[in-house]
The RNA shown here (transfer RNA) has 76 nucleotides and comes from Sphingobium boeckii. Rfam family: tRNA. By type it is a transfer RNA. The prediction has a mean pLDDT of 81.
This record gives sequence, structure tokens and C1' cells, in this order.
RNA sequence: GCCGCCUUAGCUCAGCUGGUAGAGCAACUGAUUUGUAAUCAGUAGGUCAUCCGUUCGAGUCGGAUAGGCGGCACCA
Repeated sequence: GCCGCCUUAGCUCAGCUGGUAGAGCAACUGAUUUGUAAUCAGUAGGUCAUCCGUUCGAGUCGGAUAGGCGGCACCA
């Protein structure tokens, strides 16, 4: 340099044919306990990497950019 894949909650990841953004863990509150842990119930937490476009409507489709991973090429 070229090609492919990935980017969604603090972490790990779902999200179908474009139509209300979710789960587990973690955090917080409460119950239980002498107390802690565990367990149970609940609460909060989102610029869906960024920008542009298509569309009545985009996490989802198209393009560009950035970052990450992998492959290939180059390496006198």
C1' cells in the first nucleotide's frame, strides 16, 4: 500500500424483512442476615465510533473518515 471483518450501556455481547434499543455481569436501592457474602426484588445507566446521504422513518441500506483485528504485498 491492497483486501476482508469488527465498532451498540462501565464490561461481554444480542438486536430478524428498515417501524418503541435489549440481555447477562458490574453499579445503586430495598428485603433477608447480629454483620458480611450469597440469594431475592427493584432502580438507574445509550451521541448505536464520527460525518454525509437514501427514506415518511436508519442500530439496520449506501458513501467517506477514524480506531481495532486478520490476510496479502513491499522491505535495496